[in-house]
RNA sequence: UUACUGAAACGGCACCCCUCGUGAAAGCGGGGCUCGCAAAGUCUCUGGCCUAAGGGCGAACACGCCUAGGGCAGCAGGACCACCAAC
Numbered sequence: 001u002u003a004c005u006g007a008a009a010c011g012g013c014a015c016c017c018c019u020c021g022u023g024a025a026a027g028c029g030g031g032g033c034u035c036g037c038a039a040a041g042u043c044u045c046u047g048g049c050c051u052a053a054g055g056g057c058g059a060a061c062a063c064g065c066c067u068a069g070g071g072c073a074g075c076a077g078g079a080c081c082a083c084c085a086a087c
Stems, first nucleotide, its partner, number of pairs: 005085002012037002017032006035074001041080003045077003048072003054067005
């Protein structure tokens, strides 16, 4: 110095919920809060999960079913970057 590991220290992020905004929805963004997280930093490449505006199909109406060009990185794998350092 690098890899693995994560005792300690400095810190970091921030679930749920509340509130405002945004979106058809899933969800996302700002503020408050802090369940937890050693990558809970970034990226949808792969699997999985969520939603269905639009489209398709079926319906006498009401509606129902299918579908991701939409999402989830705090679902998992993968890629990239990264603080500190004991055994």
This is a predicted structure of an 87-nucleotide RNA (c-di-GMP-I riboswitch aptamer) from Halieaceae bacterium UBA4452. Lineage of the source: Bacteria > Pseudomonadati > Gammaproteobacteria > Cellvibrionales > Halieaceae. Model confidence (mean pLDDT): 88 of 100.